[in-house]
RNA sequence: AGCCGAUAAAGGCAAACCAUAUGAAAGUAUGGGGCGCAAAGCCGCAAGCCUAAAUCGAGCCGGCGUAGAAGUGCGGUAGAUACAGCACGGAUGGAUAAUCCGAGCGAUCAUACCGGGAUCGGCGCGAUACGGUAGUUGGGCUGCCGAA
Numbered sequence: 001a002g003c004c005g006a007u008a009a010a011g012g013c014a015a016a017c018c019a020u021a022u023g024a025a026a027g028u029a030u031g032g033g034g035c036g037c038a039a040a041g042c043c044g045c046a047a048g049c050c051u052a053a054a055u056c057g058a059g060c061c062g063g064c065g066u067a068g069a070a071g072u073g074c075g076g077u078a079g080a081u082a083c084a085g086c087a088c089g090g091a092u093g094g095a096u097a098a099u100c101c102g103a104g105c106g107a108u109c110a111u112a113c114c115g116g117g118a119u120c121g122g123c124g125c126g127a128u129a130c131g132g133u134a135g136u137u138g139g140g141c142u143g144c145c146g147a148a
Stems, first nucleotide, its partner, number of pairs: 004146002012037002017032006035135001041141003045138003048133003055127003059123004063072002074115005085105002088102005
C1' cells in the first nucleotide's frame, strides 16, 4: 500500500411507526424513534421495482343532438401567459468561461369569439415517466479505523 473486515476503539448513518410540511400519487423534507448498516456517504447512468398528474385507448353515466338512430369532433381568428431553445443588454469576473438578473422572439397547453344540427360534464379501467427509489442489483466518484 492492496485485499479483507474483529461482539477492537473513536465516532457515524437510521427501517417500521408517530407528528408537521409538501406532492395527484409514489415519495420527499424536518423532528421524534431505532430495524438494521463498513460505504445504509454522494450520483437516477443500466436493469429492476413503486406511482400515474398530464396524455392516449376502449368503455360506462349524465347532458346536447336526432322523428328515432347516427353523432358528440374539427376549422378559423384574437388577446394573454412563456417551458425548452435562440439571439441581446446588465451585474459579479482577468475573461469571449461560469453564475445571476432583465426585457425580446418563441405554442403543441389553456381562454375567448366565429362557423356549422349538436359538439359539453363526470366516472372508474388499461397503457404510459417527463415523477420517484442510492436501505433492490450493477456501474461511477469519494471516505474513517486496523485484529486475524

Predicted 3D model of a 148-nucleotide RNA (c-di-GMP-I riboswitch aptamer) from a Candidatus Auribacterota bacterium. The coordinates come from a structure-prediction model, not an experiment, and the mean pLDDT is 76. Its Rfam family is "c-di-GMP-I riboswitch aptamer". Rfam describes the family as follows. GEMM was predicted in a large-scale screen for bacterial structured RNA regulatory elements.